[in-house]
RNA sequence: GCACCAAUAGCUCAGCUGGAUAGAGUAAUCGGCUACGAACCGAUCGGUCGGGAGUUCGAAUCUCUCUUGGUGCG
Numbered sequence: 001g002c003a004c005c006a007a008u009a010g011c012u013c014a015g016c017u018g019g020a021u022a023g024a025g026u027a028a029u030c031g032g033c034u035a036c037g038a039a040c041c042g043a044u045c046g047g048u049c050g051g052g053a054g055u056u057c058g059a060a061u062c063u064c065u066c067u068u069g070g071u072g073c074g
Stems, first nucleotide, its partner, number of pairs: 001073007010026004019057001028044005050066005
């Protein structure tokens, strides 16, 4: 230098084919349970979907570009 992959909640990830109010586990907070804890059960909280632009009635999802990380080739 070229090609490919990844970036979504504090952390690990799903969401594959454009249409839902963007989800799960875990962490945190509160409650239940318990003699007290752990475990378990319930609830709550937490997101500019890496930045910008475009296409579309509609974008986490498609296109372009930039950034960061990884892999391969030279």